[in-house]
RNA sequence: GUUUGAUCAUGGCUCAGAUUGAACGCUGGCGGCAGGCCUAACACAUGCAAGUCGAGCGGUAGAGAGAAGCUUGCUUCUCUUGAGAGCGGCGGACGGGUGAGUAAUGCCUAGGAAUCUGCCUGGUAGUGGGGGAUAACGCUCGGAAACGGACGCUAAUACCGCAUACGUCCUACGGGAGAAAGCAGGGGACCUUCGGGCCUUGCGCUAUCAGAUGAGCCUAGGUCGGAUUAGCUAGUUGGUGAGGUAAUGGCUCACCAAGGCGACGAUCCGUAACUGGUCUGAGAGGAUGAUCAGUCACACUGGAACUGAGACACGGUCCAGACUCCUACGGGAGGCAGCAGUGGGGAAUAUUGGACAAUGGGCGAAAGCCUGAUCCAGCCAUGCCGCGUGUGUGAAGAAGGUCUUCGGAUUGUAAAGCACUUUAAGUUGGGAGGAAGGGCAUUAACCUAAUACGUUAGUGUUUUGACGUUACCGACAGAAUAAGCACCGGCUAACUCUGUGCCAGCAGCCGCGGUAAUACAGAGGGUGCAAGCGUUAAUCGGAAUUACUGGGCGUAAAGCGCGCGUAGGUGGUUCGUUAAGUUGGAUGUGAAAUCCCCGGGCUCAACCUGGGAACUGCAUUCAAAACUGACGAGCUAGAGUAUGGUAGAGGGUGGUGGAAUUUCCUGUGUAGCGGUGAAAUGCUUAGAUAUUACACAGAACACCGAUUGCGAAGGCAGCUCACAAAACUGUAACUGACGCUGAGGCACGAAAGCGUGGGGAGUGAACAGGAUUAGAUACCCUGGUAAUCCACGCCUUAAACGAUGAUUACUCGAUGUGUGCAAUACACCGUACGCGUCCUAGCGAAAGCGUUAAGUAAUCCACCUGGGGAGUACGAUCGCAAGGUUGAAACUCAAAGGAAUUGACGGGGGCCCGCACAAGCGGAGGAGCAUGUGGUUUAAUUCGAUGAUACGCGAGGAACCUUACCUGGGCUUGAAAGUUAGUGACCGGUGGUGAAAGCCACUUUUCCGCAAGGACACGAAACUAGGUGCUGCAUGGCUGUCGUCAGCUCGUGCCGUGAGGUGUUGGGUUAAGUCCCGCAACGAGCGCAACCCCUAUCUUUAGUUGCCAGCGAGUAAUGUCGGGGACUCUAGAGAAACUGCCCGUGCAAACGGUGAGGAAGGUGGGGAUGACGUCAAGUCAGCACGGCCCUUACGUCCAGGGCUACACACGUGCUACAAUGGCGAGUACAAAGGGCAGCUACACAGUGAUGUGAUGCUAAUCUCUAAAGCUCGUCUCAGUUCGGAUUGAAGUCUGCAACUCGACUUCAUGAAGCUGGAUUCGCUAGUAAUCGUAGAUCAGCAAUGCUACGGUGAAUACGUUCCCGGGCCUUGUACACACCGCCCGUCAAGCCAUGGAAGUUGGGAGUACCUGAAGUCCAUCACCGCAAGGAGUGGCCUAGGGUAAAACCAAUGACUGGGGCUAAGUCGUAACAAGGUA
Repeated sequence: GUUUGAUCAUGGCUCAGAUUGAACGCUGGCGGCAGGCCUAACACAUGCAAGUCGAGCGGUAGAGAGAAGCUUGCUUCUCUUGAGAGCGGCGGACGGGUGAGUAAUGCCUAGGAAUCUGCCUGGUAGUGGGGGAUAACGCUCGGAAACGGACGCUAAUACCGCAUACGUCCUACGGGAGAAAGCAGGGGACCUUCGGGCCUUGCGCUAUCAGAUGAGCCUAGGUCGGAUUAGCUAGUUGGUGAGGUAAUGGCUCACCAAGGCGACGAUCCGUAACUGGUCUGAGAGGAUGAUCAGUCACACUGGAACUGAGACACGGUCCAGACUCCUACGGGAGGCAGCAGUGGGGAAUAUUGGACAAUGGGCGAAAGCCUGAUCCAGCCAUGCCGCGUGUGUGAAGAAGGUCUUCGGAUUGUAAAGCACUUUAAGUUGGGAGGAAGGGCAUUAACCUAAUACGUUAGUGUUUUGACGUUACCGACAGAAUAAGCACCGGCUAACUCUGUGCCAGCAGCCGCGGUAAUACAGAGGGUGCAAGCGUUAAUCGGAAUUACUGGGCGUAAAGCGCGCGUAGGUGGUUCGUUAAGUUGGAUGUGAAAUCCCCGGGCUCAACCUGGGAACUGCAUUCAAAACUGACGAGCUAGAGUAUGGUAGAGGGUGGUGGAAUUUCCUGUGUAGCGGUGAAAUGCUUAGAUAUUACACAGAACACCGAUUGCGAAGGCAGCUCACAAAACUGUAACUGACGCUGAGGCACGAAAGCGUGGGGAGUGAACAGGAUUAGAUACCCUGGUAAUCCACGCCUUAAACGAUGAUUACUCGAUGUGUGCAAUACACCGUACGCGUCCUAGCGAAAGCGUUAAGUAAUCCACCUGGGGAGUACGAUCGCAAGGUUGAAACUCAAAGGAAUUGACGGGGGCCCGCACAAGCGGAGGAGCAUGUGGUUUAAUUCGAUGAUACGCGAGGAACCUUACCUGGGCUUGAAAGUUAGUGACCGGUGGUGAAAGCCACUUUUCCGCAAGGACACGAAACUAGGUGCUGCAUGGCUGUCGUCAGCUCGUGCCGUGAGGUGUUGGGUUAAGUCCCGCAACGAGCGCAACCCCUAUCUUUAGUUGCCAGCGAGUAAUGUCGGGGACUCUAGAGAAACUGCCCGUGCAAACGGUGAGGAAGGUGGGGAUGACGUCAAGUCAGCACGGCCCUUACGUCCAGGGCUACACACGUGCUACAAUGGCGAGUACAAAGGGCAGCUACACAGUGAUGUGAUGCUAAUCUCUAAAGCUCGUCUCAGUUCGGAUUGAAGUCUGCAACUCGACUUCAUGAAGCUGGAUUCGCUAGUAAUCGUAGAUCAGCAAUGCUACGGUGAAUACGUUCCCGGGCCUUGUACACACCGCCCGUCAAGCCAUGGAAGUUGGGAGUACCUGAAGUCCAUCACCGCAAGGAGUGGCCUAGGGUAAAACCAAUGACUGGGGCUAAGUCGUAACAAGGUA
C1' cells in the first nucleotide's frame, strides 16, 4: 500500500533497508586491497607437487691435474671432483586438498586419571669387547613387460650374542632381567704394524629422571527436524577371573546374575561436518559456517594389517570390486577431494605462468638441495575503497530539438567563443624499500695442554630480488584519451507530447490499456545512482506475523462435552539448621584473527599494524542468608472429620393412580364423515361420524409450574415403601497444609444408529396415494414400516453453548427471588449460600461484560497462527457396522472473517399523504379518416427522440425553396466573411448553347470627395475558408423526470477511537422540517410560506377612441351631436382577510362550530416560482465548444426526385354510430386576440369557393367575429332525412410551378359503423362534460395539431383493507453497479496438481542360511635355520558374493475418485429480507 460506499479492529499478501563466493542484461577510463567450481566425493591426457645425507657404508661411470710402465697411445697408480643405482639413517603421520560419511566413536565449554611422546631443553650414568650375514657387484637362467630365480664375493651408525648396570623394570622381597656406534676437525708430548693409537673439540649412540611439545582415553553440560517412529537391547547391563592395549574399560573370552535405556523422547527415519566467526537486528533473537584460524573425517569403492615415536598412511603395502590403459593373451599397470590443465555437468567460477629473493618446512656439520607450502605475476568491475572524464568566463539567452494559450517557455551558461590547468592515461629520464644472511680475511671472549679446531660477538671485503620497464620523483605535449544505467500512476524523488486503441504490451502490491493513457511504445524534459546501473536468486529486517524480551482464545483462528485422578508444575503461617537455586568478591579459563576504543603505517581511504577493552560463558574457591528449595520442630485462618438441622423434577429399584387417544364388544341413531387456501385421496347403508355403557393395550404425566429447584456435564416432572449420594446451615469438639491444577489414563456422556430378546396406543424417517406447480422425487392432506418404549450389550458424537477451562484473593451500588440462621407482635434491619435484572470504576475493535467479570492479580492445563484444498488423503488406532480419534501435502486466491456506520432494499412492522384506490362523470381499446412511430420497401424513403420521462415529439406549418437524403450536370482560395497590394471599372444591355447552374461572344463606360481618401467590382497570389461529418460516454448552455414531494445541509458545541451521530429524533399539529412543547444542543442557510402577476369587493384620481343616468339638440334608426363623470369600463394609487372577534377542546401550537361580521374565511381561486441531488436521462441537427476526420470533396452551385412509398403492428386524435338527435326557418348573448406586400365595411356577379368595384383603419375610433342556447316546423327508430369515408365530374384560390404532392367549392356517389374483449386514461367546481372564437408558423396548405379565449355547466368522495407512487420512524440484511442486487449445486468444455489401482521397475537397511580373499591372533610332529625364528598346515573373526522370506521408500501404471482454476454454456433457485416452508 492492499478487504469497505466509508469506519474501527483482526488478518494475510506486498514494498521501502542491509547483505552475497553470486548469475543475467546494457555499459565500461585508471589504480590499490581482497575474492574466484556453491553443480558431478563425475572421469581424467600431460607436466610438476618429498626428498635429503659421501661428515654412516661398500664402491663406481665420467671429468681435470700429475706420475709411472712401455707396445707412443694404451694401461696402471696418486690427488681433486663426482652423476646414477644400492645398503643404512632421518623425513614421506607435516605441509597442501575436499566435506562424501558422521546427530555422536564428532564438535564446543569445563573438568579428570589409568598413559605414550621421534627431533628439542635440562640432569645423572655410560659409550668395553666380539661374531656371522646380506644388497650393490660378478656370472647365469626365465619372462613381451612388470619383475623374478640359482650360484659366488663384500661393508656399515644394518643385524646378533657376551661383559658392565647409578638409575630403570619385575618380584613370592630371597632374588631376577635388560644397553650402546661410531663419524668429523685439530694436535704438543708419548707409542706405532705408519693404517693409527692417545688427547681434545664438535656431532652422534645407550640407559634413565624431569621438562616442553604432540597424541590417546574418560566424565558432565550444550549441539537440527519427524510420535503419521513407542517401546529398544543377549556382549545387551553388572560382577569374578583371564587375555589384550601405551593406557582405563565387555575392548575380547569363560562363568555367574538379569539387568540397562526410554514420554526430561529411547529405538527408527530424514537432513547435516562442528567451532571461532559471518550477515541481519535497538536488543533478544533469526539465518549461515566461502575466504582466514582451531578440531574432525575422507583420499577410486570396501576390508586389512605392516613399518614406525607417531598411520591402520592422499602422491606406501596386501586382498576384493567397479572403471580405464598396455599385452606376445600367459600376465601386468593406474588412482588430480595437491598446482596448473582437459572433458562433462551447470545460470556460473581463472594460467598446462615466474621464483625459491623473502617467510616457513624436510634432510644435512655446513655450503646447499628439495619445496605448485609460500611469495609474486596473468585473467575476471566479483566485491570494497580512492581518483579522473576538465576549470573559469561567456546572453545574440545562437542554431537545432521539444512543448505552446502562438505571446512565448524549455533544453540553457548548457554549447560555440575567450582565458587557463595537466591529476590519471601516453612518451622519456632518474629511482628507494622488501637483504636478514652466506663466503673470504681478521679481532676479542669461551672451550682446551694449545696462540689448532670449533662456537659467540664485532670489523673489513665480496655476494644474494621472482615481482620489476616496481613504488616514488622529475621532464614533455595537448582539453587533448575517458559516462552510462534505471526510473518518472500511488507506495516513491521525478511530466508533457506523439503513436496505439482490452490490440500490442506493462505489472513488486494495488492495478493500467475498449480514441484525448503522466501506468504500453517512442521522443523531449526531469529524478536517482554513477564505472557502474538495473533484474533475478537467497538471508535477516520491517513481522509484536511463533510474542523469553513481546501476542492471543464469548462474537474475528482458538476453552477438551463433563468429571475423577497419576506423573509433573505450583503452594498458608512461626522458629531453627543447611546452602542446591540466588547475590557479591577472588582465581583459572574463555587460542589467534574478527567486532569496538585509542594510536601508528601506506599522499587519503579500503587495507595493514601496536596497545587496550570486550568475549555477556564455564569451572574452582571464599563469603552472605532476605527470598525459593531441602531437613527438623510447631500453629490454625486453607482443606477435611464429628455432631444438630434444612430444601430439592439429584440417582437407580419395586409397587400403584387418574385424564386422554386408539381398538374390541354393545345400545341409540342416519347419511354423511374427514380434511384444506380450495380440494381430492381416505372412511361410510356390510350402518360410519356422533352418542351410551363395559373391557383391553401401550405411552406420556394437564392443573401446581415460576427469570423456580436439583445435578459435574449429558440431563431430571403423577403418587409412594425401602436404598444409598451431594449441597447449605448452626455448634466450634478433632486432624494439622493433608491444598490447587492436571499431560497420559479411567469413568460418565442428548438424539440418531447397531446387536439379541420383548413390546407396539399415539406420533412417524422410508414408502404409497391425493393436491399444488412449467416441473414438485418438497412445503399441504390421507395412510404408513423402521424408530420412538423395556432389558442387556455397543456406538462416543451435537450450535454437548454462557459459543466464556479449573481454583484462590481483591474491587461502588440498586433491586427481585429460592433456602437456612439470628432477631422479632408485624414490618424494617443483619448474616450465609444459590438463581436473575440494572448500573459505577475498569476492561473491550465495538456491540457489550460489569462481585455469577469479558475488571485487578496469582497458579496449572487445553488450544490458535490468512482463505480454500480439508477435518479430506495416506498411515495408525477404536468400532459388528455406520463411523470416531489422530491428521497432512501439492495446487490455488489477495483476500476470507468480526463489530459498528450511512444508504438502498424486504412477498418486515408502525404512522401519513396523493384522482393512488374506492364513489362518480366522460373517454381510449372495435369502425372510417387524420397524424406520429416501428417494420418493410426504395436510388433515396435525411437525421434525432424510443419504459414511466419517445411515438399531433425537434417540426409554431416538406409542391420548388426549406433539405441535411438520392440521381445527374458543374466549380476548386471556392457559395458567404476578413486582411494585403494591383487594376478601373462595376452595374446595365444583346446574342448563342444548356434542364438550370454555368460557359462563350459582343456592347457601354467610372462614381462620391477640395484633398487625404472612400465606395464598388474583377481576375491573380498569400494568409485563410467550409463541413446538418464523428464523439451528448470530453463539454457549456438549455430541458425532461422523481416532484411543488418536504425535504437537503452548514457553523459552533456535545457524544463516539472512528465512519458518523446529535441538531433534523420524541409528544402533538399542519398542505408543509408549518408551528408548539420537550430535549446537549444553540443558531443559521437552500427549500415551504410570504413578497410578484391575473382574478373576486370597495374607495379615490383621471375621463379618449370607452360610457350615457339627469339636461339640451337631431335622426326612419343608432352616444349621432352639445355636454356630463353619476354608472359600466379603462388604468394608476390605495383599502380589505390577520384564526383579528365569539363559543368549545387543548399546556401550547392548533383544531372544531350551518358562529358573527364580511365581496371574500381559514394557503379565497389561478399563475409564475422547481432545494441538495438521481437517471454517464435528452440535445455536437438551435447555438457555442475540446479532440478526431474530409479539403478538385464528407465543401459548394443547379435541375429532377425523395422525406407523402405500404401485406402489417402500435400510440395520439377527429368524426360518428343518432331523437338530450338530424334538417329547415327565425332570433339573443362573449372574451381574448390579429391587421398596411394587411384586415376589409358596403354594393354588384356567382348555387358556392370566390370575383369585380369601392370605403374605413398603422386601430378602446375602422375591420376580422360566435356556437351551443331560445322560438317554431319536420323526420319517428330505419344502416335511416343517422354517418360521412371513397370515387366520378366541374370549378375557385395561392403560387415560376398544384403530376408525383395543396386547400377550398358545387353536383353526384354514400363504405365501415347500431356504443366497442382483455385491459386502460382523464377529472373533485366554474372542475368534468359540451359549444364555438382567436393567434403563432404561413404565398398557399395537410390544423382534426398546438397555444390561448370565453359561453352553457354537472355527478360523487363511506373510507384507507387492497393496486401504484411518495414522506417519516423502526427492524433484518451475506446488497453498495445498492433486489433488474447477491448467490448455490449438478451437468457440458479446457487446463493443472493430487488420492486409489491389477501390477511393473529401482533403491537403502536389517534378519536367516551358504560360501568366503587378504590379514592379525591362536594352535602346530615331519621342511628350513646353530639359535631366535620362519615356511607350510589347521582354527576363530571377516570385506565381498549368493539364496530365501517379509517389511520400508521412490518412480511409473490401463482405469477410476474427488479437488482447484477458467468475462458472457445448460438446468433449476438452496442461502442472504419472515429470501417467500425462519